[in-house]
RNA sequence: UAAAAAUACUCUGGAGAGUCUUGUUUACUCAAGCGCCGAAGGUGUAAAGCGGCAAAGGCCGCCAAUCUCUCAGGCAAAAGGACAGAGCUAUAUAGC
Numbered sequence: 001u002a003a004a005a006a007u008a009c010u011c012u013g014g015a016g017a018g019u020c021u022u023g024u025u026u027a028c029u030c031a032a033g034c035g036c037c038g039a040a041g042g043u044g045u046a047a048a049g050c051g052g053c054a055a056a057g058g059c060c061g062c063c064a065a066u067c068u069c070u071c072a073g074g075c076a077a078a079a080g081g082a083c084a085g086a087g088c089u090a091u092a093u094a095g096c
Stems, first nucleotide, its partner, number of pairs: 001094002006091003009087005018034001020033004035075003041071001042069001044067001049062005
């Protein structure tokens, strides 16, 4: 100096499921109980492909998710929220 992408940051949008019952009982918290949700995070999962062994048939391993489980978290509002759009400062990167 450069600007596509990536990460962080800022703004905007952002679903689902009981304001459940009891304990002196509005909410929250705590304890017990029953019923649910999936989009923080996490678990599991594979064909192609890649790697290894083997003469070969084959065998073993690696690899994803909005799928799956429901550990965690959540089930009025608030907060959070995968993901998406926009922004612009920085980081790394490239050139000099």